[in-house]
RNA sequence: UCACCAUCUCUAGCGCCUGCCCUCGCUGCGCCUGUGCGCACCGAGGUGACGAGGGAGAGGGAGUAUCGAGCAGUCGGCGGGUGCCCUCUCGGCCGGCCACGGUCGUCACGGGGAUAGGGAAAGCCCGGGAGUGAUCCCGGGGACAACACAUCCUCGAAGUGGUGC
Numbered sequence: 001u002c003a004c005c006a007u008c009u010c011u012a013g014c015g016c017c018u019g020c021c022c023u024c025g026c027u028g029c030g031c032c033u034g035u036g037c038g039c040a041c042c043g044a045g046g047u048g049a050c051g052a053g054g055g056a057g058a059g060g061g062a063g064u065a066u067c068g069a070g071c072a073g074u075c076g077g078c079g080g081g082u083g084c085c086c087u088c089u090c091g092g093c094c095g096g097c098c099a100c101g102g103u104c105g106u107c108a109c110g111g112g113g114a115u116a117g118g119g120a121a122a123g124c125c126c127g128g129g130a131g132u133g134a135u136c137c138c139g140g141g142g143a144c145a146a147c148a149c150a151u152c153c154u155c156g157a158a159g160u161g162g163u164g165c
Base pairs, nucleotide, nucleotide: 014079015078016077017076019075021046022045023044024043025042027040028039029038030037031036050068051067052066056089057088058087059086060085061084090105091104092103093102094101096163097162098161099160100159109156110155111154112153113152114151115150117149124141125140126139127138128137129136130135
């Protein structure tokens, strides 16, 4: 370095399911004679958020933690979480250094406005597979965002003390 085997890991718009809902089966009842429909119990299942973006370290706190797509239970609920707040530490910046203060997080000031660029997946269309079914999985096709980023304009902050030259 290569090959094989075994184990572990893969998770963070992420995981889960006791409700409503949906499917199948059994039994019972009703309608009623299709061999069907409806309801109820029980059993077994299904569904339960589409991507974009987001992490200095530790501890704590509160809880509907950013953005749009879409209109399908993306219904309802639970857990978690890179978001927010506080403390400490580390780091960048604030005219050379240090401390404090401020502000951010390695692309390391913030607010507002304008402009253009690059742009997502599902949904949709076509096809295949699994399942009695609800439904699930895969492939192909062609689209379409916002936040943010970039450039420009504007507003605010770019301080205090000490110290070197």